RNAcentral holds the sequence, with entries from Rfam and Ribocentre.
A computed fold for a 128-nucleotide RNA from Streptoalloteichus hindustanus, annotated as FMN riboswitch aptamer (RFN element).
The model forms 100% of the base pairs in the Rfam consensus.
RNA sequence: GUGCGCUCCGGGGCUCGGUGGAAGUCCGAACCGGCGGUGACAGCCCGCGACCCGUCAACGUCCAGUUGGCGGCUGACCCGGUGGAACUCCGGGGCCGACGGUGAAAGUCCGGAUGGUAGGUGGCGCAC
Numbered sequence: 001g002u003g004c005g006c007u008c009c010g011g012g013g014c015u016c017g018g019u020g021g022a023a024g025u026c027c028g029a030a031c032c033g034g035c036g037g038u039g040a041c042a043g044c045c046c047g048c049g050a051c052c053c054g055u056c057a058a059c060g061u062c063c064a065g066u067u068g069g070c071g072g073c074u075g076a077c078c079c080g081g082u083g084g085a086a087c088u089c090c091g092g093g094g095c096c097g098a099c100g101g102u103g104a105a106a107g108u109c110c111g112g113a114u115g116g117u118a119g120g121u122g123g124c125g126c127a128c
Base pairs, nucleotide, nucleotide: 001128002127003126004125005124006123007122008120009119016028017027018026030108031107032097033096034048035047036046037045043095044094052072053071054070055069056068057067058066059065077093078092079091080090081089099111100110101109
């Protein structure tokens, strides 16, 4: 260094005002930004992950369901400047945000979740 096994880590955010019988859900304003990549730092460039759907297998005598593989689905950006190089930096103006729940509609509250996961020049062991 490579491979394998075990292990650890692995998501942030409603302060204020308005309306109302009722809103952390609406309105004004506020706040937040996982992981890998990319000539230079990215929520909105290319991918990945969570949620959801399908399918196959194992387990479950069967069912409900659980686990794993494979497939599908999956939001949003422009202008100016600097530079060798930036949709990534600086300046300005924008935009986006799973599912279920709820006295009224949720990126920010509660829940599945003390879960799962992309992944990590994290730790230990074995082999070459």